Description:
Transfer RNA from Cryptosporangium minutisporangium, 73 nucleotides, folded computationally. Its Rfam family is "tRNA". Taxonomically the source falls in Cryptosporangium (Bacteria, Bacillati, Actinomycetota, Actinomycetes).
């Protein structure tokens, strides 16, 4: 150099065109306890790798460009 896969919260990942963008774990804050672990309740955290393009409507479809991962050569 071709080529294919991935890329969403602090982390593992779910979402595959309909429009409040979610779950486990981890944080905070209560509760329970003599303290803690464990359980139970409640909460903060994301402009969906960047950039254009299709549409009324885009994390989801298109094109590139960035990253990290295969295969090929």
């Nucleotide at each position: 150099g071709u080529u294919c896969c991935u890329g969403u919260a602090g982390c593992u990942c779910a979402g595959c065109g309909g429009a409040g963008a979610g779950a486990g774990c981890a944080c905070c804050g209560g509760a329970c306890u003599a303290c803690g672990a464990a359980u139970c309740c409640g909460g903060g955290g994301g402009u969906c790798g960047g950039c254009g393009g299709u549409u009324c409507g885009a994390a989801u479809c298109c094109g590139u460009c960035c990253a990290g991962g295969g295969a090929c050569a």